The RNA shown here (Fluoride riboswitch aptamer (crcB RNA motif)) has 64 nucleotides and comes from a Bacillota bacterium. The sequence was found by an Rfam model in a public genome assembly.
């Protein structure tokens, strides 16, 4: 110098903060469907959770 393994610690799980639990990742884990396109690229949808639960922020409906 290179490569394994271990251990702390850390990051991630299509749009935001808490708590819990679950998974995955060590430079990766991760970046949502659908139609049209060779591809770039275009048009459209659903969901603020990985899951559960609160708060916000959008949507809709009533009713003051």
């Nucleotide at each position: 110098a290179a490569a394994g393994a271990c251990a702390a610690a850390g990051g991630c799980g299509a749009u935001g903060g808490g708590g819990c639990u679950c998974g995955c990742c060590u430079u990766a884990a991760c970046c949502g469907c659908u139609g049209u396109u060779u591809u770039c690229a275009c048009a459209g949808c659903u969901g603020a959770u990985a899951g559960c639960u609160c708060c916000u922020a959008c949507c809709g409906g009533a009713u003051c």

Of the family's consensus pairs, 100% are formed in the model. Lineage of the source: Bacteria > Bacillati > Bacillota.